[in-house]
This record gives sequence, C1' cells and structure tokens, in this order.
RNA sequence: GGAGCCGGGAGGACGGUCGCUCCACGGCGGCAACGUCGCGGAGAGGAAAGUCCGAACUCCACAGGGCAGUGCGCUGGGUAACGCCCAGGCCGGGUGACCGGACGGAAAGUGCCACAGAGAACAGACCGCCCAAGCCCGCCUUCCGGGGCGGGCCGGCAAGGGUGAAACGGUGGGGUAAGAGCCCACCAGCGCCGGGGGUGACUCCGGCGGCUCGGUAAACCCCGCACGGAGCAAGACCAAAUAGGGGAGCCAUGGCGUGGCCCGCGUCGCUCCCGGGUAGGUCGCACGAGGGAGCGGGUAACCGUUCUCCAAGAGGAAUGACCGUCACCCCGCGAGGGGUACCGAAUUCGGCUUACUACCCGGCUCCGGCA
RNA sequence: GGCGCUAUAGUCUAGGGGUCAGGACGGGUGGUUCUCAGCCAUCAAACCGGGGUUCGAAUCCCCGUAGCGCUACCA
Repeated sequence: GGAGCCGGGAGGACGGUCGCUCCACGGCGGCAACGUCGCGGAGAGGAAAGUCCGAACUCCACAGGGCAGUGCGCUGGGUAACGCCCAGGCCGGGUGACCGGACGGAAAGUGCCACAGAGAACAGACCGCCCAAGCCCGCCUUCCGGGGCGGGCCGGCAAGGGUGAAACGGUGGGGUAAGAGCCCACCAGCGCCGGGGGUGACUCCGGCGGCUCGGUAAACCCCGCACGGAGCAAGACCAAAUAGGGGAGCCAUGGCGUGGCCCGCGUCGCUCCCGGGUAGGUCGCACGAGGGAGCGGGUAACCGUUCUCCAAGAGGAAUGACCGUCACCCCGCGAGGGGUACCGAAUUCGGCUUACUACCCGGCUCCGGCA
Repeated sequence: GGCGCUAUAGUCUAGGGGUCAGGACGGGUGGUUCUCAGCCAUCAAACCGGGGUUCGAAUCCCCGUAGCGCUACCA
C1' cells in the first nucleotide's frame, strides 16, 4: 500500500418564526358539558417495522385427565420464559483473522432413491477375466493305465473398464484356473472390554472381534421435552337507544360455556340468517422482569448490592414546515456546490429477523514493497 | 391495532419431490374465403423474491414482498 475478518458507538446540534396533540394554571363566554385566548410543561426508534418466537396482563373452571395436533432436539450454564443469549464439544468451509450448522434415532419398523446403468439395498454380470472339477470334439504321444496341446458346452469370478449423486471398506502381499477379507500386515470405520482427562457433550491410549452394516427423518415414524383456548376491538364500570320482531335448526343418552374430539366441571334454553338500536365517557394505560452510575461475583451471558432518575400516552389517531449558524461526508486548486439514510408509537416487556449508514472508533488476518 | 389465508403464462386453473410444468380462454404467424367470422396447423408466453434441506425443489423448511378476508357493543 492492497484485500479482508470481527467487535463497539452514533442515528446531527443550537437559535429564530409559524403550526399540531395532551396536561396544569389563569382570563372571557356559557346554567353546565364545553369553546376560545394567554402563559408554562411534555411530545417516536434502533429498528417504533415484519408480527416470526417467548412472556406479563385479562376472560373463559381454580385450566383438570386422555386422544389427536403443533413446536423444539449436542453438552453445561443464563433467564420470568423462549425456537433467545453465553461458554464448550463435534462436523463443515476459508491460506488466515474467522464463519456456518433444524447437531436425538437410518445395526426399531415402513416408504422413496428419477435418468443412466448388468445391478440401487442384504443387489448384480454388458464389456471383461478363467476353463481347475464334469462332459464333448480335434491333434500329438504312449510302456495302452494314461499324458500333453487347442477349442467348445455346462459353468466359475467380481480384479479392471463403463453408468451414476450414490455400486456393499482402502493399500500392499500371499493365494488361485481366474479371482475374492479367502488368508495376512497396515490404515479407516463400527461394536465390546479396560485405563486416563472432563460436571458433561466428548476426547486420548491399549486390547479383542466379525471383516464393513448406503443415503434420506426440513418422508412417515420412534424416543425425550414443552404446549388448554383466545386476545387490550382482551376485559371492567357508567350512560344512551330499540320491534326482546320474523325465519330455519337442535332440544335432556341434549344445548351452551369461542378448546379439534371424548371425559370431567359449571349452567339451562341455545345456534345461525334477516331485521332493530347505540357507536358516547371512565378505567385497563404508563413505576416497570424499568433506565443510569459505582462496587462485588462470574471466562461470559448474567446476577447481587448501594446511590440516583421518572422518560409520549393520543384514540380515524399529535410529534411538522421554513430560515440562519455550526458539525460530518463527497466533489472542486479555490471561491463555492451537493448530500445527511431506513423509517414512525397504538396494552406492555424479552428476543429474533428484515431495512439503513450519508458516519465514527477499536482490534485482528493474509498478500506485496522498502528498511 | 389484532388474527387468518393466498401467490403457477395477459386471465382462470391442474400438478403436493424425478425425465420437456399440463389444460382452457386470449395473443402472433400461415392456410381455407372475394372479405370477415368460424375451422385447421403452428408458435410465443409462467412456478412472487432470496436462502436452506436433498443427488434432485413449483412442491419440504426459513426469511422477506404483494394481495385478500375476518374482527366493536346492546337487546
């Protein structure tokens, strides 16, 4: 200098003018509700987003039993909980910093493995290799028992070629007619036994064994664990209004209580369609698994403790626009010019994921050059 | 706001791991006709985007995008 990897931070600031929503106070109008004016205070995010997980809270029974269903799945820890986070193991990728992993079971069972290929799961013989045993033919030889050579039939083989994503261990030697874990040595893998390390996943060492058991569970399934349903338009209270109207269905071995089914529990009429009425107020709803700083424990996630702070709460839905100065980045020698994203609360938290950088800081790796 | 569902040629759809994604309507070209319609032949045209599992994905899984539907209270 170039190329990369990882972690963290920030998400413009100040002033002015004009507006918006809510709250408090005051003036005026009004019987009141309320309206209006003045003044003061407060007013979006790291993702407020997607609504993908987990909870709090509320109602249904205090959510109970079984089936079905759904989700998750290495180990240890964290947490209110999680499919999240931290640390570790194993596997895979990268020269490396480092990154990724739905990572239980395929020697429980079932299914599937297209095309190609001989054969696709306890398989198979197209090319190929071999004629040892048995039978046949030809030639040669003979001491007439046979022997040798060549060919064929019946067959033997799975080493090599070839197909495929995948072909039933690999290399070498022995062996053989040719071959083959058929036998042996080494290696890989699996199982069993013993020992060492680790809480554990796992790992290291030694011995023995049969020689080897394909892939797929984000296919059914098996094992283990978890899960009742609904969602703040939950729900509670107040107020207002109407035709407790019409039709269809079920009705006590029944209906309903929003569970997919059965039981159980509660309750006694219920469900659907058409029609009717009100669509106003208060609470839920802003002090919470809350934020910040210090100290302590822990590798870390996180936990404990002390001090301190209070930070939108609207309800068809406010949080805006313009100007000036500064900040940062880009272009330009310069005067100067341009740019500052993604996007916005809706009961509330903890996560994940996605969008965005116009920025800043720190650490590390590889390559090249110079000294 | 909350909850649920869907996505395949221009339109409507089939296909739910395997050889070239099939059909209908529509469109283009050619033929038939004096011309048009109709008919015949033929052609083009699609799995919403990205990633993963698998030998192999329109199909299975995850993330996103777009569209659609339901959802107040009372008697």